[in-house]
């Protein structure tokens, strides 16, 4: 220098053919314990790296950057 592949909630990931952003653990709150821990129940949290483009409409499709992992030189 050049391919390829990840970037989505705090943490590890999902998200089907473009059409209301989601799960576990995390975290508050109530139940239940003398209290803790487990476990029910319910709630809160997102600029989808990032900046353009197509489209009625983009987390998904195009184009550049950036990080971080890999391969060839």
């Nucleotide at each position: 220098g050049g391919g390829g592949c990840a970037u989505u909630a705090g943490c590890u990931c999902a998200g089907u053919u473009g059409g209301u952003a989601g799960a576990g653990c995390a975290c508050c709150g109530c139940c239940u314990u003398u209290g803790c821990a487990a476990g029910g129940c319910g709630g809160g949290g997102g600029u989808c790296a990032g900046c353009g483009g197509u489209u009625c409409g983009a987390g998904c499709c195009c184009g550049c950057u950036a990080u971080g992992c890999u391969c060839c030189a």
Description
The prediction has a mean pLDDT of 82. A computed fold for a 73-nucleotide RNA from Flexivirga oryzae, annotated as transfer RNA. The sequence is in RNAcentral, with records from ENA and Rfam. Rfam family: tRNA.